[in-house]
Predicted 3D model of a 95-nucleotide RNA (TPP riboswitch aptamer (THI element)) from a Chromatiaceae bacterium. The model forms 96% of the base pairs in the Rfam consensus. The organism belongs to Chromatiaceae, within Bacteria. Its Rfam family is "TPP riboswitch aptamer (THI element)". Rfam describes the family as follows. Vitamin B(1) in its active form thiamin pyrophosphate (TPP) is an essential coenzyme that is synthesised by coupling of pyrimidine and thiazole moieties in bacteria. Model confidence (mean pLDDT): 76 of 100.
RNA sequence: GAAAACAGCUGGGGGUGCCCGCCAUGACGGGCUGAGAAAGACCCUUGGAACCUGAUCCGGUUGGCACCGGCGUAGGGAAGCUGAGCCAAGUUCAA
Numbered sequence: 001g002a003a004a005a006c007a008g009c010u011g012g013g014g015g016u017g018c019c020c021g022c023c024a025u026g027a028c029g030g031g032c033u034g035a036g037a038a039a040g041a042c043c044c045u046u047g048g049a050a051c052c053u054g055a056u057c058c059g060g061u062u063g064g065c066a067c068c069g070g071c072g073u074a075g076g077g078a079a080g081c082u083g084a085g086c087c088a089a090g091u092u093c094a095a
Base pairs, nucleotide, nucleotide: 001093002092003091006083007082008081009080010079011045012044013043014042016039017032018031019030020029021028022026051076052075053074057070058069059068060067
């Protein structure tokens, strides 16, 4: 000196399951897991398992969802900008 990391701003992407109930079948009421189960919040944003496809998948497990492992080095998936001055600490690269 540059970058990363971190923070912020703007934009963008994403999901909404299981159980019980019903004059009601609803984005309805109650319960469960979860960050989030239509909240106006949460998560993710290319160094991308947020989320989708395969998948009404396979094995374990549960009343069921959830959970664990596999599939998975699979195929897709939404980005740009800013960080002045002072103090302290630290990563990578270059001189």